Large-subunit ribosomal RNA, domain I from a Patescibacteria group bacterium, 529 nucleotides, folded computationally.
The source organism's lineage runs through Bacteria and Bacteria candidate phyla.
Context: one part of a larger RNA
C1' cells in the first nucleotide's frame, strides 16, 4: 500500500399494518334519566392496551350464524360448546367514585351530615336504599319573613355560523395615514347547519320582481401618503326555488286587564255604507297511517396434465365460465384453489315516521260606487360625534350608533351617490319561513400524494416515555422463515456467556435474524522502505 475473508455499521433496495389530500352517499349536537373527560376496580394468571362496572373481560329478550371458542401482547392452565356456544346486529338491564357536581365542606376521584324507609341487635349503635344545590318562571298556603309544589337552566363541544370586543409583528423597502385585518385572540349564543329572506331593494326611459351559493362580469368601475395596496354592483348563466304571520280601523265578549271575529298592501291596501257575480285554489284541527332505504346476513360461474422448481400462481399442451378478467389471499406471477365480485336475496327488533298519504270538520273567492275611519313616533329626518358600505371626509348619497332637537301621517312617505326640479320606483319605524350553502364524523371509491430522517407528534406501550413547580414541551422504535419446524443431544467452557459439532430448512453469511453500501476495526496474502 493493494487484494482477499470477516467484524462492526447501518445506507440502499423491495414491502406495508400508517398516514395524507380528494370525490360520492348518509348522517349530525351530548346533558341533572347526571354529560364530556376521567378515578379506581373485574380474568386462573404480575403488567400493559382493548372490553366491561360490584349484575364488572360481563347479564336479559329478539333476530342472524353453523363449529368451534375462553380480546392482542403471548403462551400455559382449567374450562365452554350442535340442548347451538363464540361471534355479528336490534332493544333493555346493570352501571362504584369524581367530574356543571348539585346536602356541606375539600389538596378532583376524598371526609363529614341532615331527613324518611328497611334489616340485624337486648342496647348502644351498625348497614343497605331513597333524598336534601343555586338561580328564573307557573300555582298552592302565609299578614309578612318565608314556607311547599311543578317546570326550566346550569357544563361538554373538532370543524362551520351569528353576535359583542378586539391587536401587533409585517408591507409601505424607513415611518405617522395606510396595510397586516376586523385577521389572531377573548367572551356570549344557537343549531345540524347558522346567517340571509319576501323590496320604503334595482334599474333607467327599457326591465326586472325574496335571500343564499357558484360562475361570469373584473383586478373592470372606483378608493388610495392617487403610495404600498384596497377593491365591487347591475346585467348575464347556472344550483336551489314558496311564500306567510300580525299591529291598525270596524264588530262582539268583559269592569278592566285582556279575549274572539275582521285585516296585510302600492297600477296603493284594508274598513264602512252600498251594487253585482261565485262556492274553487289552499290553509287549520281532529283522526287513519304506510314504503323505500339504514342498522347482521344469504345464494353466487368456470381446470387438468406434464416441466423445471423447497414451494407452481411460471414454461408446454389441451379445456372451460364470463351481467362475474374490481380487488385481495394461498410456499414464485391464478378469471376457473380460497374470500370476494357481476347479479340476486332478507329483518323478530330498532330506524326511517306519526313523515308521505288518505279521511272528517271548519276556515276560505272576485268586479264596481261612495266615504275619509285605519295602515307600525320619541320613529323619520337634521345638527354635533363616531363607525359602515370596494367608497381613507371627500361633490359623499345609502345603511348603523351616541348626544341634541324632531315631521308629515295617503292631497301622505322614502329612494334613484351632495342639492333643486321633472320622471321612474318602492311603502320604513312589527314578526316567521325549507331547499340549494359551510364543516365534522361514518360507508364506498379513488390519487402522474408519502412509503419508517418520508407520510400525522404519533405504522410498534404515543401525546407514551422522558423534560419541567407549572403553563407546557415532547421523541426514538417496522421486516427471520413458505411453515416455528425457534437449534433435541454432544463437547470446550467457571458459566444459563461464547463458540464448535449435531439437526431443521431451498437458504443458517435466512440464528441481536430480508437486503446489508460507506466510515472504522481485524485476519491472510503480496508489495514498498
Nucleotide at each position: 500500500c493493494a487484494a482477499a475473508u470477516g467484524g462492526u455499521g447501518a445506507a440502499u433496495g423491495c414491502c406495508u399494518a400508517g398516514g395524507u389530500c380528494g370525490c360520492u352517499a348518509a348522517a349530525g349536537c351530548c346533558g341533572a334519566a347526571g354529560a364530556a373527560g376521567g378515578a379506581c376496580g373485574c380474568g386462573g394468571a404480575a403488567g400493559a392496551c382493548g372490553g366491561c362496572g360490584a349484575u364488572a373481560u360481563g347479564c336479559g329478550u329478539c333476530g342472524g350464524g353453523g363449529a368451534g371458542c375462553u380480546g392482542u401482547c403471548a403462551a400455559c392452565a382449567a374450562g365452554c360448546u350442535u340442548u347451538g356456544a363464540u361471534c355479528c346486529g336490534a332493544c333493555g338491564g346493570u352501571g362504584u367514585c369524581c367530574g356543571a357536581a348539585u346536602a356541606g365542606g375539600g389538596u378532583a376521584a376524598c371526609c363529614u351530615c341532615g331527613g324518611g324507609c328497611u334489616g340485624a341487635g337486648a342496647a348502644a349503635u351498625c348497614a343497605g336504599c331513597c333524598u336534601g344545590g343555586a338561580g328564573c318562571c307557573u300555582g298552592c298556603c302565609g299578614u309578612a319573613a318565608g314556607g311547599c309544589u311543578g317546570g326550566c337552566u346550569g357544563g361538554g363541544u373538532a370543524a362551520g355560523c351569528c353576535g359583542g370586543g378586539g391587536a401587533a409583528c409585517u408591507g409601505a423597502a424607513a415611518c405617522a395615514u395606510c396595510u397586516a385585518a376586523g385577521u389572531a385572540c377573548c367572551c356570549g349564543g344557537a343549531g345540524g347547519a347558522a346567517a340571509g329572506a319576501a323590496a320604503a331593494a334595482c334599474a333607467a326611459u327599457a326591465g326586472a320582481g325574496a335571500c343564499u351559493c357558484c360562475g361570469u362580469u373584473a383586478g373592470u368601475a372606483g378608493c388610495g401618503g392617487u403610495g404600498a395596496g384596497c377593491g365591487a354592483a347591475a346585467a348575464c348563466g347556472g344550483a336551489a326555488a314558496a311564500g306567510c304571520c300580525c299591529a291598525a280601523a270596524c264588530c262582539c265578549c268583559g269592569c278592566a286587564a285582556g279575549g274572539g271575529g275582521g285585516g296585510u298592501u302600492g297600477u296603493a291596501g284594508g274598513g264602512u255604507c252600498u251594487g253585482g257575480c261565485g262556492c274553487a285554489a289552499u290553509c287549520a284541527a281532529c283522526u287513519u297511517g304506510a314504503a323505500a332505504g339504514a342498522u347482521a346476513a344469504g345464494a353466487g360461474a368456470a381446470u387438468a396434465a406434464u416441466c423445471u422448481g423447497g414451494a407452481a400462481u411460471g414454461g408446454u399442451u389441451a379445456g372451460c365460465c364470463a351481467a362475474a378478467g374490481a380487488g385481495g389471499g394461498u410456499g414464485a406471477a391464478a378469471g376457473c384453489c380460497c374470500c370476494g365480485u357481476a347479479u340476486u336475496c332478507u329483518a323478530a327488533a330498532u330506524u326511517a315516521a306519526g313523515u308521505a298519504a288518505g279521511g272528517u270538520u271548519g276556515a276560505g273567492g272576485c268586479c264596481g260606487g261612495a266615504u275619509a275611519c285605519c295602515u307600525g313616533a320619541g320613529u323619520a329626518c337634521c345638527a354635533c360625534g363616531g363607525g359602515u358600505c370596494a367608497c381613507g371626509c371627500g361633490a359623499a348619497a345609502u345603511g348603523c350608533c351616541g348626544u341634541g332637537g324632531g315631521a308629515a301621517g295617503c292631497u301622505g312617505g322614502g329612494g334613484a351617490g351632495a342639492c333643486c326640479a321633472a320622471u321612474c320606483u318602492c311603502c320604513a319605524a312589527g314578526g316567521c319561513u325549507a331547499a340549494g350553502u359551510a364543516c365534522u364524523u361514518u360507508a364506498g371509491c379513488g390519487g402522474a400524494c408519502c412509503g419508517a430522517u418520508a407520510g400525522u407528534g404519533a405504522a410498534c406501550u404515543a401525546g407514551u416515555a422522558c423534560c419541567g413547580u407549572g403553563a407546557g414541551g415532547g421523541a426514538a422504535a417496522g421486516g427471520u422463515g413458505a411453515a416455528a419446524a425457534a437449534c433435541a443431544c454432544c463437547c470446550u467452557g467457571a458459566g444459563u456467556a461464547a463458540g464448535g459439532g449435531a439437526g431443521u430448512g431451498a437458504a443458517a453469511u435466512a440464528g441481536a435474524u430480508c437486503u446489508g453500501a460507506a466510515a472504522c476495526c481485524a485476519u491472510u496474502u503480496g508489495c514498498u522502505a